[in-house]
FMN riboswitch aptamer (RFN element), 121 nucleotides, folded computationally.
């Protein structure tokens, strides 16, 4: 110096106003939010995670399926990432009324990030 191992910590944001109604933070109009890695800085590109379904094992776990949405212009060597304009998307269960934003599984888990330790070659 590199590889692998173990441990610790961190690791998701957002309903404010108006309207209708018996009832809506759920409908309508306006508003608001954007996990991780890569890449010219990304909710919409590529890959991953979360949610849902299934199989094996059943102590941890492993594997498979599924997995939303963007165009036009500009600058530049380089941007579907920046700037301008106009759009679009958002699991499951619950609810006096249909939820990206409320409540719940979840004081959970994960992609991953940072730090530490000791061992072998």
């Nucleotide at each position: 110096a590199a590889u692998a191992u173990u441990c610790u910590u961190u690791g998701g944001g957002g309903c404010g106003g108006a309207g209708u109604g018996a009832a809506a933070u759920u409908c309508u109009c306006c508003a608001c939010c954007g996990g991780c890695a890569g890449u010219a800085u990304a909710g919409u590109c590529u890959g991953c995670g979360a949610a849902g379904g299934g199989g094996c094992a059943u102590a941890u776990g492993c594997c498979c399926c599924c997995c939303g949405a963007a165009c036009g212009g500009g600058u530049g060597a380089a941007a579907u990432u920046c700037c301008c304009g106009u759009a679009c998307c958002g699991a499951c269960g619950g609810u006096c009324a249909u939820a990206g934003u409320c409540c719940g599984g979840a004081u959970g888990g994960a992609a991953a990030a940072a730090g530490a330790a000791a061992c072998a070659a």
The prediction has a mean pLDDT of 81. The sequence was found by an Rfam model in a public genome assembly.